[in-house]
């Protein structure tokens, strides 16, 4: 060049059309003689970027960026 998959809190991944959650990291508390662990809590993402369909998009469509693999 050409196909293909991925892209959602710091970090690893749910979420297939109806105002985005988990476990880890953070932070406060309560447990303890401290600490770990463990129990409650809180904080913290305009879903990679621009546009389309739609009453409505993290989800459907097409651009284009990245990054990963494979062909050449």
């Nucleotide at each position: 060049g050409c196909u293909g998959a991925u892209g959602u809190g710091g970090c690893u991944c749910a979420g297939u059309g109806g105002u985005a959650g988990a476990g880890c990291a953070g932070c406060g508390c309560a447990c303890u003689c401290g600490u770990a662990a463990u129990g409650c809590g809180c904080a913290g993402g305009u879903c990679g970027c621009c546009g389309g369909u739609u009453c409505g998009a993290a989800u459907c469509c097409g651009g284009c960026c990245a990054u990963c693999a494979g062909c050449u």